[in-house]
RNA sequence: CGCGGAGUAGCUCAGCCGGACAGAGCGCCUCCCUCAUAAGGAGGAGGUCGCCGGUUCGAUCCCGGCCUCCGCGA
Repeated sequence: CGCGGAGUAGCUCAGCCGGACAGAGCGCCUCCCUCAUAAGGAGGAGGUCGCCGGUUCGAUCCCGGCCUCCGCGA
C1' cells in the first nucleotide's frame, strides 16, 4: 500500500433481501422465597445501532468517506 472480516445494552452476540416497538443470554437493581446464602420465581433500569455525509416518505439494515480491531497478500 491492496484485499477480506468485525465494530448493536457493562460482557458475549442475534437482527432474513429498509417499515419503528431494537432484541437474547449473562451481568446489574427491586421484590418474593429462605434462619441466611446460592438456586428458583416476578418485575425493572440500561443502547447517539463506531463517526460524518448521501439515497429514500422512512436506514442497524443501501451508497461514499473516515476511525479502531483481526486476518491475508505484497